This is a predicted structure of an 83-nucleotide RNA (c-di-GMP-I riboswitch aptamer) from a Thermoleophilia bacterium. Model confidence (mean pLDDT): 83 of 100.

RNA sequence: CCGAGACAAAGGCACUCCGGCCGUGAGGCCGGUUCGCAAAGCCAAGGAUCUCCUGUCCUGCAGGAGACAGCCUGGCCGCCGAA
Numbered sequence: 001c002c003g004a005g006a007c008a009a010a011g012g013c014a015c016u017c018c019g020g021c022c023g024u025g026a027g028g029c030c031g032g033u034u035c036g037c038a039a040a041g042c043c044a045a046g047g048a049u050c051u052c053c054u055g056u057c058c059u060g061c062a063g064g065a066g067a068c069a070g071c072c073u074g075g076c077c078g079c080c081g082a083a
Stems, first nucleotide, its partner, number of pairs: 005080001012037002017032006035070001041076003045073003049067008
């Protein structure tokens, strides 16, 4: 230096639930909690899912605007580190 991810060490993130605030909503932010995570860091480009609005021949379909990165693909960047 590489390193296939270890019953290693250090540091990190935070599902759910509870409280507060914001949003018509999906959901977001903050605090607590800690299910889990080696990209559970960043990016809505593609798919999936979800929400709202409009139209329609209304168990649905089409269009528009959104949500979601802890569903998958893709792109960018990156900590530690034995055998």